Large-subunit ribosomal RNA, domain IV from Rhodamnia argentea, 343 nucleotides, folded computationally.
The full RNA is in RNAcentral, with records from Rfam.
Context: one part of a larger RNA
């Protein structure tokens, strides 16, 4: 190291029943709660039997069988014998009859994720991913989308495709568009690029005058964005202080004031979120920083960064209980095996 047995007790071991153990197929005119989305929970839970002998009535198969009697003319039944099959009552053996092997431990409660799925090849299978379901946004087809692209979207056509967020179902999703974004609108605003009225040198040519060429400054107009102006929050996000007050007292339904876009609604609440703190009170236990209920201004919940319940699922997570044992009290035999010492 790997198996098997262990008086009494039975988790006292331990981080933590880890490991082991216990249960077991099968069978039944036995049994089976809460709850539920009426499908299931459910093999729930919990109990019966069992091999062999030969009895006794039944059944089915096989072969055999033909008297009487009613219908009937063709067989069957009835009986006989054999094997099987379940049944009832009874035997015998033995420690022990699913006699080896093979073969669910069960129950309740709470978290989280509904569910089958899926994942970190070789430390993380999960509460992470997907999911069906809901919703927004965005394309009318030469579609928008894809990095390229003779191509996919698609031999498709808005109940189609494409993105995001969330994540069955139930009962719901509240305020708040100031900032960011995103759509829409153009009336203001200052404005590139162009524009080129108009002004003025200068140079040509020719004859006052005038064409022609150049240089300089330069109004009016003038798009997108931006600015303004409205919508949007299942877009990103955000959801307050102080003071005061009811006839002890204590609350604080009202009242004032400040300050913002709005001041946190309905759940839930020491929570996989609670710092103080091992909050306070019940249960669970002899003892309990555990678990479960309850309060609850919550250091720092809160409504698809979605809230809050839920049958059913789960190699998840924590917590009880039965039973069950060598885990332990403490420890011991025994078998194979490996090392190592001697030879």
């Nucleotide at each position: 190291a790997u198996c098997a047995u262990u008086a009494a007790g039975g988790a006292a071991c331990u981080c933590g029943g880890c490991a082991a153990a216990u249960u077991g197929a099968c069978u039944c005119a036995c049994g089976u709660a809460a709850c539920u989305u009426c499908g299931g929970g459910a093999u729930a839970a919990g109990g019966u039997g069992g091999g062999c002998c030969a009895u006794u009535a039944u059944c089915a198969u096989a072969a055999g069988g033909u008297a009487a009697u009613a219908a009937g003319u063709a067989a069957u039944a009835a009986c006989u014998u054999a094997u099987g099959a379940a049944a009832u009552a009874g035997g015998a053996a033995g420690c022990a009859u699913a006699u080896a092997a093979u073969a669910g431990u069960g129950u309740u409660g709470u978290a989280c994720g509904a569910c089958u799925g899926u994942u970190u090849a070789a430390u993380u299978a999960a509460a992470a991913c997907a999911a069906a379901g809901c919703a927004c946004u965005c394309c009318g087809c030469a579609a928008a989308g894809a990095u390229a692209u003779a191509u996919c979207g698609a031999a498709g056509u808005a109940u189609u495709g494409a993105g995001u967020g969330u994540g069955a179902u139930g009962u719901c999703u509240g305020c708040c568009c100031g900032g960011u974004g995103u759509c829409g609108g153009u009336c203001u605003g200052g404005u590139a690029a162009c524009g080129g009225a108009u002004a003025a040198g200068c140079c040509u040519a020719a004859u006052u005058u005038u064409a022609g060429g150049u240089u300089u400054a330069g109004a009016a107009g003038g798009a997108a964005a931006c600015u303004c102006c409205g919508a949007u929050a299942a877009a990103c996000g955000g959801c307050g202080g102080c003071c005061u007050u009811a006839c002890c007292g204590a609350u604080g339904a009202g009242g004032g004031u400040c300050c913002u876009a709005a001041g946190g609604u309905a759940g839930c609440g020491g929570a996989a979120u609670a710092c103080c703190c091992u909050g306070g009170c019940c249960g669970u236990u002899a003892a309990a920083u555990g678990c479960g209920g309850u309060c609850u201004u919550g250091c720092a919940u809160g409504a698809a960064u979605g809230a809050u319940g839920u049958a059913a699922c789960g190699a998840u997570a924590c917590a009880a209980c039965a039973g069950c044992u060598g885990u332990c009290u403490c420890g011991a035999u025994g078998a194979u095996u490996u090392g190592c010492u001697c030879a």
Lineage of the source: Eukaryota > Embryophyta > Tracheophyta > Magnoliopsida > Rhodamnia.